RNA sequence: AAAAGGCAAAGCCGUCGCAAGGCGGUGACGCAAAGCCCACGGGACCCUCGCGGUCGGCCGGGCUACCGAA
Numbered sequence: 001a002a003a004a005g006g007c008a009a010a011g012c013c014g015u016c017g018c019a020a021g022g023c024g025g026u027g028a029c030g031c032a033a034a035g036c037c038c039a040c041g042g043g044a045c046c047c048u049c050g051c052g053g054u055c056g057g058c059c060g061g062g063c064u065a066c067c068g069a070a
Stems, first nucleotide, its partner, number of pairs: 006031002011026006029057001035063003040060003043055004047050001
């Protein structure tokens, strides 16, 4: 490189939450770490505005990893 395989955005349905959003189903926009961990730093967002909360599929960070020509 090729092939096999993997994950699954938005939307829709169900459900939980005040909300951001989470989970399950459906669905594929994308992803070579979109595997696992982390809200510590930067960033975005929510509300009942405080010793509050959400996002890792925004970036940094830690750990681990399949196939594979030459």